[in-house]
Molecule: FMN riboswitch aptamer (RFN element)
Organism: Mediterraneibacter hominis
RNA sequence: AAAAUUCUUCGGGGUCGGGUGUAAGUCCCAACCGGCGGUAAAGUCCGCGACCUGCCUUAUAUAGGCGGCUGAACCGGUGACACAGCAGAAUGUUGUGAAUUCCGGUACCGACAGUAAAGUCUGGAUGAGAGAAGAAAUUG
Numbered sequence: 001a002a003a004a005u006u007c008u009u010c011g012g013g014g015u016c017g018g019g020u021g022u023a024a025g026u027c028c029c030a031a032c033c034g035g036c037g038g039u040a041a042a043g044u045c046c047g048c049g050a051c052c053u054g055c056c057u058u059a060u061a062u063a064g065g066c067g068g069c070u071g072a073a074c075c076g077g078u079g080a081c082a083c084a085g086c087a088g089a090a091u092g093u094u095g096u097g098a099a100u101u102c103c104g105g106u107a108c109c110g111a112c113a114g115u116a117a118a119g120u121c122u123g124g125a126u127g128a129g130a131g132a133a134g135a136a137a138u139u140g
Base pairs, nucleotide, nucleotide: 005136006135007134008133009132010131017029018028019027031120032119033110034109035048036047037046038045043108044107052068053067054066055065056064057063073106074105075104076103077102081097082096083095084094085093086092087091112123113122114121
């Protein structure tokens, strides 16, 4: 230093307030929130996970494998960085590309079950997981 192995820990946030009503954190006004990897820093780009679902395996459950399904953004500005040309000592200069992530503005999206209709309450879930961090030992 590389590959593989073993183990440990971590790993999801959010309705102040008001209105209507017999009753609403669910409707209306308003408020608040944003998993993981990539990339110029992302809820809305690319991909993944969970939920749901088909098939196979398993005695069932469970677990595993292979799929399916799975929401939402535009406009303007800046230009890290990269490439090319010219001059050249350092570097400078011209041109092209370059953040849907940064800045400004205005929007939009959010599983299933319960219930006065839910991104925010209760529940599956003290669950699971994309992943992240660390330790040990082995080989060289």